[in-house]
Context: one part of a larger RNA
RNA sequence: CGUAGGAGACUUGAGGGGGACUGUCCCUAGUACGAGAGGACCGGGACAGCUGAACCGAUGGUGUACCAGUUGUUCCGCCAGGAGCAUCGCUGGGUAGCCAAGUUCAGUUAGGAUAAGCGCUGAAGGCAUCUAAGCACGAAGCCGUCCCCAAGACGAGGUCUCCACAUCAGGCCCCUCCGAGACUAGGAGGUUGAUAGGCCGCAGGUGUAAGCGCAGCAAUGCGUUCAGCCGAGCGGUACUAAUCGGCCGAGG
Numbered sequence: 001c002g003u004a005g006g007a008g009a010c011u012u013g014a015g016g017g018g019g020a021c022u023g024u025c026c027c028u029a030g031u032a033c034g035a036g037a038g039g040a041c042c043g044g045g046a047c048a049g050c051u052g053a054a055c056c057g058a059u060g061g062u063g064u065a066c067c068a069g070u071u072g073u074u075c076c077g078c079c080a081g082g083a084g085c086a087u088c089g090c091u092g093g094g095u096a097g098c099c100a101a102g103u104u105c106a107g108u109u110a111g112g113a114u115a116a117g118c119g120c121u122g123a124a125g126g127c128a129u130c131u132a133a134g135c136a137c138g139a140a141g142c143c144g145u146c147c148c149c150a151a152g153a154c155g156a157g158g159u160c161u162c163c164a165c166a167u168c169a170g171g172c173c174c175c176u177c178c179g180a181g182a183c184u185a186g187g188a189g190g191u192u193g194a195u196a197g198g199c200c201g202c203a204g205g206u207g208u209a210a211g212c213g214c215a216g217c218a219a220u221g222c223g224u225u226c227a228g229c230c231g232a233g234c235g236g237u238a239c240u241a242a243u244c245g246g247c248c249g250a251g252g
Stems, first nucleotide, its partner, number of pairs: 001152001005163007015149004021049007033038001050107006059100004066093005071086006111143002117137001119135002170248004174190005195241003198237005204230003211224005
């Protein structure tokens, strides 16, 4: 821009894409078959591999804005307590998120048309013949069944609702954001408000802070103290910021 008024929702599916897998064992049955050795079709079940999707309760990984320990050095006048730098200095842990090696699920099953092949009826060609007319079967393969995209499908579709002959229905700008994200887009919100931050509580992590007291010559230990600190999680609370506003917007 188009989709012959303008909108908000919900859709149909032309068309396109994805997927499709495999093995072992058991039962049927040591049956049919076979002199024996051996050993089934059909049908049913279990397990496994591979591939894919989703997820983080558990097992774990990461977790450079969390906690602790610790070395060297510089600084905060000194002690104590801290900060910077040294790969996040190193080490031990670790929330959310992300993730697999983890968990769950799926690769099921109709149906249709067929290949080789097996047939029925059957002439040309009094017989015969699966084929010439006709009819019935038959594959991990084909079309579908399953999942995803999809009306620019210019054949531009459908349903419901709203706005109406003058400026509405609705949308956007702007702002606070994230289960969304390269930008855009999408989504949650903008005071009639829990959108983000702060604060409060909880969960969770670390592992018992500083100061003081006591014991010890001291290193250090014990008590106060399951303390102190605490990123992303859950819930609450208008304290802060989403103020005030502006623009677009309906014809032959």
A computed fold for a 252-nucleotide part of an RNA from a Candidatus Acetothermia bacterium, annotated as large-subunit ribosomal RNA, domain VI. The prediction has a mean pLDDT of 86. The organism belongs to Candidatus Bipolaricaulota, within Bacteria.